RNA sequence: GGCGGGAGAGCCCCACCGCGCACGCGGUGGGCACCGAAGGAGCAACCACCCCGGAACCUCUCAGGUCCACGGACCGCC
Repeated sequence: GGCGGGAGAGCCCCACCGCGCACGCGGUGGGCACCGAAGGAGCAACCACCCCGGAACCUCUCAGGUCCACGGACCGCC
């Protein structure tokens, strides 16, 4: 890198736009709330040690995410 599996948390409120006979649906922006398993950062368990060190699924939530899809640490096979 390829294939497969892969969790958590509002399809909340307001405004605008589009679709629509209406109920309603979608998009954008803002607000509040929430999640942590992209990434990032922090502590440091742990690992390694000739030198240089490497460091989490813990913590923070800047980023990311909260219908589906996408993404996805990690696991299995090549």

The prediction has a mean pLDDT of 75. The RNA shown here (Glycine riboswitch aptamer) has 78 nucleotides and comes from Kineococcus rubinsiae. The model forms 89% of the base pairs in the Rfam consensus. The organism belongs to Kineococcus, within Bacteria.